[in-house]
RNA sequence: GGGCUCGUAGUCGAGUGGUAAGACGUCUCUUUCACAGAGAGAAGACCCGGAGUCCGAUUCUCCGCGGGCCCA
Numbered sequence: 001g002g003g004c005u006c007g008u009a010g011u012c013g014a015g016u017g018g019u020a021a022g023a024c025g026u027c028u029c030u031u032u033c034a035c036a037g038a039g040a041g042a043a044g045a046c047c048c049g050g051a052g053u054c055c056g057a058u059u060c061u062c063c064g065c066g067g068g069c070c071c072a
Stems, first nucleotide, its partner, number of pairs: 001071007010024003018055001026042006048064005
């Protein structure tokens, strides 16, 4: 330098045009003498940044930034 791929709650990770699942973690309540465990509930990401297409973009296109793999 070229090609491919990924970027989504604190962590992991689904979704893939119609304002976003789940698990772990956190908080509250119940249970316990207490802790752990169990049960119930709650908060927490508008999706790496910008532009474009579209009635509408996390999703499609382009340009950046960052990670990974391969080639030279």

This is a predicted structure of a 72-nucleotide RNA (transfer RNA) from a Microcaldota archaeon. Model confidence (mean pLDDT): 82 of 100. Taxonomically the source falls in Microcaldota (Archaea, Nanobdellati). The sequence is in RNAcentral, with records from ENA.